[in-house]
Predicted 3D model of an 85-nucleotide RNA (c-di-GMP-I riboswitch aptamer) from Aquibacillus halophilus. NCBI's taxonomy places the organism under Bacteria, Bacillota, Caryophanales, Bacillaceae, Aquibacillus.
RNA sequence: UUACCGAAAAGGCAAACUUAUCGAAAGAUAAGGACGCAAAGCCACGGACCUAAAGUUUUUAUACUAUGGUAGCCGGGCCACCGAA
Numbered sequence: 001u002u003a004c005c006g007a008a009a010a011g012g013c014a015a016a017c018u019u020a021u022c023g024a025a026a027g028a029u030a031a032g033g034a035c036g037c038a039a040a041g042c043c044a045c046g047g048a049c050c051u052a053a054a055g056u057u058u059u060u061a062u063a064c065u066a067u068g069g070u071a072g073c074c075g076g077g078c079c080a081c082c083g084a085a
Stems, first nucleotide, its partner, number of pairs: 005083002012037002017032006035072001041078003045075003048070003055064002
């Protein structure tokens, strides 16, 4: 110095919920708020999951479908604070 690992220290992020806005919805953004997180930093490449406006179908109930979304679902890729055993 690097990899694995995660004691300590300095910090960081922010679930649910509330309010406002956008959106057909899932959900996202901002403020408040902390369930938790050693990558809960970033990226939709693979899988999984959520939604169904439009489209198709229809026994005009419904069903199917992502071009929408979830990175705090998993895998993968990239960058990265500290340094005990």
The coordinates come from a structure-prediction model, not an experiment, and the mean pLDDT is 89.